[in-house]
RNA sequence: CCUCACCAAAGGCAAACCCGGCGAAAGCCGAGAGCGAAAAGCCAUAUGGCCUAGGACGGUGAUCCGUUACGGCAACCCGGCUACUGGG
Repeated sequence: CCUCACCAAAGGCAAACCCGGCGAAAGCCGAGAGCGAAAAGCCAUAUGGCCUAGGACGGUGAUCCGUUACGGCAACCCGGCUACUGGG
């Protein structure tokens, strides 16, 4: 430096759910919890995918409905970068 793995060791991360807060929502933050994963570390221009629709536009007699990301998800496969221990 490349590669493989988590048998071990040292560590860490942390699902659902609950409480408090932010947000229109998706979701996020903090605390508890622990489903789990060898990248569950980071990156959202990678115009991949998925979620939401405040705002904008359109429709309706009215309620409402539809389209759309400047909003989100990295624990969505995939992609890029980085990384402990051990084996080769």
A computed fold for an 88-nucleotide RNA from Calderihabitans maritimus, annotated as c-di-GMP-I riboswitch aptamer. The source organism's lineage runs through Bacteria, Bacillati, Bacillota, Neomoorellales and Calderihabitans. Rfam family: c-di-GMP-I riboswitch aptamer. Its family is annotated with cyclic-di-GMP binding in the Gene Ontology. The coordinates come from a structure-prediction model, not an experiment, and the mean pLDDT is 81.